The prediction has a mean pLDDT of 77. Predicted 3D model of a 358-nucleotide RNA (Bacterial RNase P class A) from Peptococcaceae bacterium BICA1-8. Taxonomically the source falls in Peptococcaceae (Bacteria, Bacillota, Clostridia, Eubacteriales). Its Rfam family is "Bacterial RNase P class A". It is annotated as a ribozyme.
[in-house]
RNA sequence: UGAGUAAACUAGAUGAUCGCGGGCACAAGCCGCAAGGCUGUGUCUGAGGAAAGUCCGGGCUCCAUAGGGCAGGGUGCUGGUUAAUGGCCAGUGAGGGCAACCUCAAGGAAAGUGCCACAGAAAAAAACCGCCUUCUGGAUUAACUUCCAGAAGGUAAGGAUGCAACGGUGCGGUAAGAGCGCACCAGUAGCUAGGCGACUAGCUAGCUAGGUAAACCCCACCUGGAGCAAGACCUGAUAGGGGGACACAAGGGAUAGCCCGUCCCGUUCCCGGGUAGGUCGCAUGAGGUGUUAGGUAACUAGCAUCCCAGAUAGAUGAUCAUCCUACGACAGAACCCGGCUUACGGUUUAGUCAACUG
Numbered sequence: 001u002g003a004g005u006a007a008a009c010u011a012g013a014u015g016a017u018c019g020c021g022g023g024c025a026c027a028a029g030c031c032g033c034a035a036g037g038c039u040g041u042g043u044c045u046g047a048g049g050a051a052a053g054u055c056c057g058g059g060c061u062c063c064a065u066a067g068g069g070c071a072g073g074g075u076g077c078u079g080g081u082u083a084a085u086g087g088c089c090a091g092u093g094a095g096g097g098c099a100a101c102c103u104c105a106a107g108g109a110a111a112g113u114g115c116c117a118c119a120g121a122a123a124a125a126a127a128c129c130g131c132c133u134u135c136u137g138g139a140u141u142a143a144c145u146u147c148c149a150g151a152a153g154g155u156a157a158g159g160a161u162g163c164a165a166c167g168g169u170g171c172g173g174u175a176a177g178a179g180c181g182c183a184c185c186a187g188u189a190g191c192u193a194g195g196c197g198a199c200u201a202g203c204u205a206g207c208u209a210g211g212u213a214a215a216c217c218c219c220a221c222c223u224g225g226a227g228c229a230a231g232a233c234c235u236g237a238u239a240g241g242g243g244g245a246c247a248c249a250a251g252g253g254a255u256a257g258c259c260c261g262u263c264c265c266g267u268u269c270c271c272g273g274g275u276a277g278g279u280c281g282c283a284u285g286a287g288g289u290g291u292u293a294g295g296u297a298a299c300u301a302g303c304a305u306c307c308c309a310g311a312u313a314g315a316u317g318a319u320c321a322u323c324c325u326a327c328g329a330c331a332g333a334a335c336c337c338g339g340c341u342u343a344c345g346g347u348u349u350a351g352u353c354a355a356c357u358g
Stems, first nucleotide, its partner, number of pairs: 001354003005350006012323007020046007028039004048330001052341002055339005060227004067260004072223005077091005092106001093104004107218002112216002114212003128159002130155010167185006186208002188205007231280004241271006251265004287306008324328001
């Protein structure tokens, strides 16, 4: 200098004027039947790291048609973390990269069932060719010596097909062969040692029956549904219903599937109802910042300090001046929070590799 890797920070700055949303204080006035709202002045305050996609998880709210079991759905190496997760942290194993470093639907295929195109004899416990033995017949020879045909058997070493052919390579062995024996390698099982564990290392045993579970399935753990247009309160309509208590023998009805259960149809008591509209929900929260302690870390605890948008047709903008590393990318909250993913300008730090120079 170039290429690449990991992480952190930042999101133009200052001032003036005008405009818009919200909180608080003051002062009256106005609108509406009401619930409530509007206007003025002063003061304080007003988008993001992703506010986005709505892909996961939780808070909050309502609904027993919500409960129990089965079924269904989700997750899937180990340990930890958290309100919770499919997130995060630390490891294990496998894979990629020269390296810094990165990636992963990573349980079970001798529990069972299915599937494995084409080719091939055969796709799971396989004899098509070949090799070997015996028998029969024929030909031949000095000779079961050699050849041919047939029958019965042995053989997974060789050929051939295929992504894949019943552990691999070699030596011995054999009629020919074969973990049949041996050496090395791969796997499996057992034992020992280390580790909380995933797993790792060593020793022993010839123990060696393919692949596919993003096929059904088995195993372990988790799992009710709908969502702030949830829902609560107030209040002018229309319609007649709404709520509490008790009972529930039989029958009927309701439920994403089935069984149980539960609820309604019963009796009785009480009563205004809840659409348009208004208010709340709705901004003090698993909160931010700093610091101390524990932990490798994610994270947790203590203390101090701060209050940081809250609209409902939806505010967060414009102009001017000065400055900068000089025109500043991606992009705009709508119940809230933790993640993931995607978009994107700039700055810094620490490793790696290559070339060159001293």